This is a predicted structure of a 95-nucleotide RNA (THF (Tetrahydrofolate) riboswitch aptamer) from a sheep gut metagenome. Its Rfam family is "THF (Tetrahydrofolate) riboswitch aptamer". From the family's description: Tetrahydrofolate (THF) riboswitch was first reported for Ames et al. as an RNA motif in 5' untranslated (5'-UTR)regions of folate transport and biosynthesis genes in Firmicutes genomes. Rfam links the family to the GO term tetrahydrofolate metabolic process. Its mean pLDDT, the model's own confidence on a scale to 100, is 77.
[in-house]
């Protein structure tokens, strides 16, 4: 001085098991309050996660009548791929 490594997580995919299909949820807008953010410090207008209001909105069938097949930018979990500290400084490995 060069190169590198690892973190929470966010996404797809795959199976299971529920939820809703009397429309919750999921997505977009504003808003409260908190929290995480590589091994160590800091940390945001970014991320989650919550509180309240807004806008927009849906696929049901079928029969033995409580079940099955569907649906839902649904919800948890596991398997697995892909991406990954907003930044700043000091470690770590290699050279």
């Nucleotide at each position: 001085g060069c190169a590198g490594a690892g973190u929470a997580g966010a996404c797809g995919u795959u199976a299971a098991a529920g939820c809703g299909u009397u429309a919750a949820g999921u997505g977009c807008c504003u808003u409260u309050u908190g929290a995480a953010c590589a091994g160590g410090g800091a940390g945001u207008u970014g991320u989650c996660a919550u509180c309240a209001g807004g806008a927009c909105g849906a696929a049901g069938g079928a029969u033995u009548u409580a079940u099955c097949c569907g649906c839902g930018g649904u919800u948890u979990u596991a398997a697995u791929g892909u991406c990954g500290c907003a930044u700043c400084c000091c470690g770590c490995u290699g050279c």